The part of an RNA shown here (small-subunit ribosomal RNA, 3' major domain) has 476 nucleotides and comes from an uncultured Bacteroidia bacterium. It was read from a public genome assembly. Model confidence (mean pLDDT): 83 of 100. Rfam family: Bacterial small subunit ribosomal RNA.
[in-house]
Context: one part of a larger RNA
RNA sequence: UGACGGGGGCCCGCACAAGCGGAGGAACAUGUGGUUUAAUUCGAUGAUACGCGAGGAACCUUACCUGGGCUUGAACUGUGGAGGACAGUCCUAGAGAUGGGAUCUCCCUUCGGGGUCUCCAUAGAGGUGCUGCAUGGUUGUCGUCAGCUCGUGCCGUGAGGUGUCGGGUUAAGUCCCAUAACGAGCGCAACCCUCAUUGCCAGUUGCCAGCAGGUUAGGCUGGGGACUCUGGUGAGACUGCCGGUGUAAACCGAGAGGAAGGUGGGGAUGACGUCAAAUCAGCACGGCCCUUAUGUCCAGGGCUACACACGUGUUACAAUGGCCAGUACAGUGGGCAGCCACCCGGCGACGGGGAGCAAAUCCAUAAAGCUGGUCUUAGUUCGGAUCGGAGUCUGCAACUCGACUCCGUGAAGCUGGAUUCGCUAGUAAUCGCAGAUCAGCCAUGCUGCGGUGAAUACGUUCCCGGGCCUUGUACA
Numbered sequence: 001u002g003a004c005g006g007g008g009g010c011c012c013g014c015a016c017a018a019g020c021g022g023a024g025g026a027a028c029a030u031g032u033g034g035u036u037u038a039a040u041u042c043g044a045u046g047a048u049a050c051g052c053g054a055g056g057a058a059c060c061u062u063a064c065c066u067g068g069g070c071u072u073g074a075a076c077u078g079u080g081g082a083g084g085a086c087a088g089u090c091c092u093a094g095a096g097a098u099g100g101g102a103u104c105u106c107c108c109u110u111c112g113g114g115g116u117c118u119c120c121a122u123a124g125a126g127g128u129g130c131u132g133c134a135u136g137g138u139u140g141u142c143g144u145c146a147g148c149u150c151g152u153g154c155c156g157u158g159a160g161g162u163g164u165c166g167g168g169u170u171a172a173g174u175c176c177c178a179u180a181a182c183g184a185g186c187g188c189a190a191c192c193c194u195c196a197u198u199g200c201c202a203g204u205u206g207c208c209a210g211c212a213g214g215u216u217a218g219g220c221u222g223g224g225g226a227c228u229c230u231g232g233u234g235a236g237a238c239u240g241c242c243g244g245u246g247u248a249a250a251c252c253g254a255g256a257g258g259a260a261g262g263u264g265g266g267g268a269u270g271a272c273g274u275c276a277a278a279u280c281a282g283c284a285c286g287g288c289c290c291u292u293a294u295g296u297c298c299a300g301g302g303c304u305a306c307a308c309a310c311g312u313g314u315u316a317c318a319a320u321g322g323c324c325a326g327u328a329c330a331g332u333g334g335g336c337a338g339c340c341a342c343c344c345g346g347c348g349a350c351g352g353g354g355a356g357c358a359a360a361u362c363c364a365u366a367a368a369g370c371u372g373g374u375c376u377u378a379g380u381u382c383g384g385a386u387c388g389g390a391g392u393c394u395g396c397a398a399c400u401c402g403a404c405u406c407c408g409u410g411a412a413g414c415u416g417g418a419u420u421c422g423c424u425a426g427u428a429a430u431c432g433c434a435g436a437u438c439a440g441c442c443a444u445g446c447u448g449c450g451g452u453g454a455a456u457a458c459g460u461u462c463c464c465g466g467g468c469c470u471u472g473u474a475c476a
Stems, first nucleotide, its partner, number of pairs: 001476002003473003007470007015460002019423005026315008034306002042053002064301007076124008088103006106115003126290002129288003135284002137279003140275001142273001147186006153162003166177003192267004197235007207224002211222003238261001241255001242253004317416001321375007334363002338357002342353004382413001387408007429452007
């Protein structure tokens, strides 16, 4: 100087407390461990691994295994030599890769040659092989915590200190006062995006107040720019005003005004550094290793196994509910090898026709909600696992191993031990919708979007993490 303390003081955080809803018990989905296996490819492992890399494992992917092939090679560059094709189509052997046969067969040219292609030789190739403890780049975490430093000066033999401490204040090393310090930098804040109010400009595909036409109805039509909305540019919030406290900074007030009030809500933004943290399998790269194989092509299998253990979720155990009928209201986004209105067939998944739309124009029923009916506390009209049968669709192909539909079956489960997680407001809880990936989909995942919409916070003694000052230390 740090680090640590079941030392002290001050302070903060869904850290506790106060509340609401979960997990831990059940079934299933998914990831991991373990076990098994020819292989169950590899990585991630307290917090900071475990619905993680993977935003799509039937083949492919694919790195793994078994078997069958190739060796200048699947892809790429050059040199030397040889050749006129290579590819495609058909027949044939084969699981295919590949082999054999038939057919077809180069371009430019100054005729020297050049270009493309095939074969032979050769120098390179190739490697998801190892090392993240050789590295770059990127990322997690402490932590959006308020810290981390520098120049000059001063103090100290020196390591170093001071500044950065103290008194207040703040979300903040934020600001004020004081001061051997005076200044400055990286962080904080602000500048950026978005939401909430509004002026102006603009008016189609959006809108429809007034006027007119028309319809069973409907902005449907003429027309209009008022309104909603769209999207561009401004305004607006600054403790600016008032009262109180205070030297000041600042704080207090159900104050005024205001759409919004004291950082207005949200996002982007992550200081010096820590964990030899993660990644050589995104990519790049040093070294090492393989080179008729650790490279490469193909078929099939595996990554989907299953006495078990754990994490994360979904669905439930019901009446604030289940089922049936009727009926209302969104916002993100997406669409041409696509979204598909409407009609017909089918109980249905879907099939057959067939408009519109490269979309503020066309397409996709929002659900919870509301109204009425029924069920009456039961393992039930709760719950839907599992299994049997019959089908649909995608795709060369659904056996291993897809999703969906219909009929039947109808398991566990009656609110969950110790313990543990999330959340302070349009939040939790709850309800549906969309998208990426994608032929299809094991999505209950992820990322967004809107609808309905709470309870509680006395307080900081205690648990956890963190910041500042101080103290002890046999630790560095």